Molecule: c-di-GMP-I riboswitch aptamer
Organism: Oceanobacillus salinisoli
């Protein structure tokens, strides 16, 4: 400088549910609350995975992402701390 992560120490995120908003929906956001997290910090760039408004097909339904998810993987920026 790199990898690593402790039954450290400081300090952060905050899941399931509840409430209130927005949103067609999945899902946000905001207060309660902690299941867990060493990148649970940031980017939809690669696969993966929800939802289906427009629109398409001729409609009980089916395709459909400009919609979402970083707490599913990978990848790329940066970071706190230092026992083995």
């Nucleotide at each position: 400088c790199a990898a690593c992560g402790a039954a450290a120490a400081u300090g952060g995120c905050a899941a399931a549910c509840u409430u209130a908003u927005u949103g067609a929906a999945a899902a946000a956001u905001a207060a309660g609350g902690a299941c867990g997290c060493a990148a649970a910090a940031c980017c939809a760039c690669g696969g993966g995975u929800c939802u289906a408004a427009a629109g398409c097909a001729c409609u009980a339904u089916g395709c459909a992402a400009g919609g979402a998810c970083g707490g599913c993987c990978g990848g790329g920026u940066u970071a706190c701390c230092g026992a083995a």